Predicted 3D model of a 71-nucleotide RNA (transfer RNA) from Strongylocentrotus intermedius. It matches the Rfam family "tRNA". Its family is annotated with triplet codon-amino acid adaptor activity in the Gene Ontology. It is annotated as a transfer RNA. The gene name in the source record is trnA. NCBI's taxonomy places the organism under Eukaryota, Echinodermata, Eleutherozoa, Echinozoa, Strongylocentrotus.
[in-house]
RNA sequence: GUGGUUUUAGUUUAAUCGAAAAACGUUUGCUUUGCAAGCAAAAGUUCUAAGUUAAAGUCUUAGAGGCUACA
Repeated sequence: GUGGUUUUAGUUUAAUCGAAAAACGUUUGCUUUGCAAGCAAAAGUUCUAAGUUAAAGUCUUAGAGGCUACA
């Protein structure tokens, strides 16, 4: 330099173009003399910019990061 692949919550991962979910974690409350465990609730997310569409996490293009193959 060229090609392929990947990017979603703090972490690990889901999600037929119909608008985002689970587990663990965090916070609050209940329970305990106290801790742990348990129960209930809450907060917290689609790498960036354009395009297509009535509607984009998803499709297209460009860029950025990671991994990989060739040179």